[in-house]
RNA sequence: GAUAGAGGUGCGGCAGACAUGAUUAGCUCCAUUCGCAGCGCAGGCAACGCCGGAGUGAAAGGGGACGCCGCCGAAGGGUCCCCCGCAUUCCUGUGCGGGCGAUGCCUGGGCCGCCGGAGAACAUCCGGCGGACUGUCGCAGCGAUGGUCUGCGGAGCGCUGUC
Numbered sequence: 001g002a003u004a005g006a007g008g009u010g011c012g013g014c015a016g017a018c019a020u021g022a023u024u025a026g027c028u029c030c031a032u033u034c035g036c037a038g039c040g041c042a043g044g045c046a047a048c049g050c051c052g053g054a055g056u057g058a059a060a061g062g063g064g065a066c067g068c069c070g071c072c073g074a075a076g077g078g079u080c081c082c083c084c085g086c087a088u089u090c091c092u093g094u095g096c097g098g099g100c101g102a103u104g105c106c107u108g109g110g111c112c113g114c115c116g117g118a119g120a121a122c123a124u125c126c127g128g129c130g131g132a133c134u135g136u137c138g139c140a141g142c143g144a145u146g147g148u149c150u151g152c153g154g155a156g157c158g159c160u161g162u163c
Base pairs, nucleotide, nucleotide: 001163002162003161004160005159008072010071011070012069013068014067018063026056027055028054029053030052034049035048038045039044075107076106077105078103079102080101082099083098084097085096086095087094088093108134109133111131112130113129114128115127116126117125118124136154137153138152139151140150141149
C1' cells in the first nucleotide's frame, strides 16, 4: 500500500399496516355580549368580524411494527458556498427550517439521567454535561505449561487477519 473482517437494543435509506395530530383547522345552522361598512327624519335595520351553542369534520410535517436495501466514520454534528421557504426589521441585516456540495473541525459505540433546541406532543430527532456498561489498543499488576482477571489511560487518522 492492497484486501478481508470485528464491536451489537450497531448505523443509515426505502416503503409502510397503524397511532398521534384532533372534542383541532375548515364547513353548515342557531344565537347576538361587543365592534363595525352601509341604509333610514327617527325609533331602528343590518352584510361582515369576535364571543357562545349544535352538527359535520380533514390534511401536512414528524413517529412507525413486519419487510427490503446499503453498510462498520457505518453515521451524526459544527463551519463554509449556493438555492428554497417562513418570521422579524429603520436595515437586505437577523433568526429558524429544508436541499446539494465542500471540509480527517468534533464524536469508538449503544443505554440512562439532567439541561437546552426543533416539534402539537410525555413520541422522535439534535447538541452539551454526567453516570455506569461495552469493544479495541497501550501501560502496570495478579495468575502462570493455557486461560482469565484488576486498575489506569488513549482514540476510529484506530484495531485484527492475509498478501